[in-house]
RNA sequence: CGCCUGUGACCGCUGAAUCCGCCUGUGUGCGGAACCGGGGACCCAAGUCUCAACUGGGGUGAAUCGGCACGUCAACGUGCCGUAGGGCAGCUUCCACGCCCGAAUCCGUCAGCUAACCCGGUAAGCGGUAUGGAAGCAAGG
Numbered sequence: 001c002g003c004c005u006g007u008g009a010c011c012g013c014u015g016a017a018u019c020c021g022c023c024u025g026u027g028u029g030c031g032g033a034a035c036c037g038g039g040g041a042c043c044c045a046a047g048u049c050u051c052a053a054c055u056g057g058g059g060u061g062a063a064u065c066g067g068c069a070c071g072u073c074a075a076c077g078u079g080c081c082g083u084a085g086g087g088c089a090g091c092u093u094c095c096a097c098g099c100c101c102g103a104a105u106c107c108g109u110c111a112g113c114u115a116a117c118c119c120g121g122u123a124a125g126c127g128g129u130a131u132g133g134a135a136g137c138a139a140g141g
Stems, first nucleotide, its partner, number of pairs: 010128005018033005023027001034122006044112001056110001057107004065082007085101004090137007
């Protein structure tokens, strides 16, 4: 001097997942604020007859929908290519460029919207100078 790995602080990113208080108790504790999700009227929406088939239906989330190939009858799974949609450093919006994601899981036969009301969550995983322009704001000098 370079590379790799670990730890701490600080600063950030996805996400609702942060902050504060209480205690003879320190905990898988309790409570509050804030943010987020679900259930839940009128109205509205939907529904009303006959037949057939079938793999019930619904929620959180950006994460849907296709084509080809294989395992395959199918469902489903795997892989490759796309795609609705989503993310990327002061904040918001718009434009351009570039790089990524395009999952997973829960309820349990049941739920449209929905005031009052009721019930829950506050995880997890990453990064280290973070592209440029316009407008407004913020901060600093």